[in-house]
RNAcentral holds the sequence, with entries from ENA and Rfam.
Bacterial RNase P class A from Rhodovulum sp., 405 nucleotides, folded computationally.
């Protein structure tokens, strides 16, 4: 120089004039909108969209709900190991399997001897199978012969074999040697596979021997089985404020109690007892005791404040740690609209492409012109991720070719 891989940043800028939201100070509180609540002004000073603000896939924070808790159930989730974290299906380190010359990627990574199921077509045969095309010996018949039952064909015959070919996405161990009529774990050697001993290692696993029928596939992103995790609903949650209305109405179902104390009484407090609250059952709570639960039909308001950003927060260092992080010091505030705020004109630049012209080591540079918020694309209650878009542009680490010193 070129190609890879991996990571990290940008993604317009400058100034003029008008117009917008938001904090904060000061000043004015008159008038104005409103039925009320409530909202509305002016000066001055500061701030004002993203890496994905998108998708709505996880997690959580924070709200509110009678149910807490502890056992099975049912649903939904993860799935090697170990660690990080508020958490997590995320991350970060490592292990095993894959892909690549590598750097480096990728894996829905537990279990196939708890059960059930499947493996289509092809194929002889797909799990304790199996002869299509062969190989081997026999026995007939033919030829031929050196006259050895020698070769060489044929066969609706008998036996032996699964070694070699074919079928298929996968053939019931592989590769080589022995053996044997021909073959075959028949037998060996090394690979596998089972069992089992030691050594590293927290683990996942890796290393070395040893013993041994030499063999009972594949699919669990199939149902399933084990492990370990999970309450619902969401900011249109929620809380005040103001109007305004039917504290409605029908069916059904349990029931409409006891003792005791206080109090003139209304009536309260504790106990037993009954209804009723969650899949279920135990313990424990809560609401009622003239009401409480279920099902169905109706009625009224959607007006305004608020929730609304100081946060598991950015940045700078330093210290642990392979790392993901953690922990200590300093420093700074960096959007909160409310049908929805950064918008519009004008002027320079710059990237970026296109024409002309010109120089050149033909990579490329310089001069002029048009063109040009120009990739993906706008917060809505906030955070860790995950995914999918993305014109251009820097920079930096690794690896692999080729060249020069």
């Nucleotide at each position: 120089u070129c190609a890879g891989u991996c990571g990290g940043c940008c993604g317009g800028a400058c100034g003029g004039c008008c117009g917008c939201c938001c904090c904060g100070g000061c000043c004015g509180g008159c008038g104005c909108c409103g039925a009320a609540a409530g909202g509305u002004g002016g000066c001055c000073g500061g701030g004002g969209a993203g890496g994905a603000a998108a998708g709505u896939c996880c997690g959580g924070g924070c709200u509110c709900c009678a149910u807490g808790g502890a056992c099975a159930a049912g649903c939904g989730g993860u799935g090697c190991c170990g660690g990080a974290u508020a958490a997590g299906g995320u991350c970060c380190g490592g292990c095993g399997g894959g892909g690549g010359c590598g750097a480096c990627c990728c894996c829905a990574g537990g279990g196939a001897c708890a059960g059930u199921g499947c493996c289509a077509c092809a194929g002889a045969g797909a799990a304790c199978a199996g002869a299509c095309c062969g190989c081997c010996g026999g026995c007939g018949g033919c030829g031929c012969c050196u006259c050895g039952c020698g070769c060489g064909u044929c066969g609706u015959c008998c036996g032996g074999c699964a070694a070699g070919g074919g079928u298929g996405a996968a053939a019931c161990g592989g590769u080589g040697c022995g053996g044997u009529a021909a073959g075959a774990g028949c037998g060996c050697a090394c690979c596998g596979c089972g069992c089992g001993u030691c050594c590293g290692g927290c683990a996942a696993c890796g290393g070395a021997g040893g013993c041994g029928g030499c063999a009972c596939g594949g699919c669990a992103a199939a149902c399933c089985c084990c492990a370990c995790c999970g309450g619902g609903a969401g900011c249109a949650a929620a809380a005040c404020c103001g109007a305004a209305u039917a504290g409605g109405g029908a069916c059904g179902g349990c029931g409409u109690g006891g003792a005791g104390g206080c109090g003139c009484g209304a009536g309260c407090c504790u106990c037993c007892g009954g209804a009723u609250c969650g899949u279920g059952u135990c313990c424990g709570g809560g609401u009622c005791c003239a009401g409480c639960c279920g099902u169905c039909c109706g009625g009224g308001u959607a007006g305004g404040u608020c929730g609304c950003u100081c946060g598991a927060g950015g940045c700078g260092c330093c210290g642990g740690g392979c790392a993901a992080c953690c922990g200590g010091c300093g420093u700074c505030c960096c959007a909160g609209a409310g049908g929805a705020a950064u918008g519009g004109c004008c002027g320079u630049c710059g990237c970026g492409c296109g024409g002309c012209g010109g120089g050149c080591u033909c990579g490329c540079c310089c001069g002029u012109c048009g063109c040009c918020c120009u990739a993906c694309a706008g917060a809505a209650c906030c955070c860790g991720g995950c995914u999918u878009a993305c014109a251009g542009g820097c920079c930096g680490g690794c690896u692999g070719a080729u060249c020069g010193u």
The gene name in the source record is rnpB.
RNAcentral records the identical sequence in 3 taxa.
Model confidence (mean pLDDT): 76 of 100.
The source organism's lineage runs through Bacteria, Pseudomonadati, Rhodobacterales, Paracoccaceae and Rhodovulum.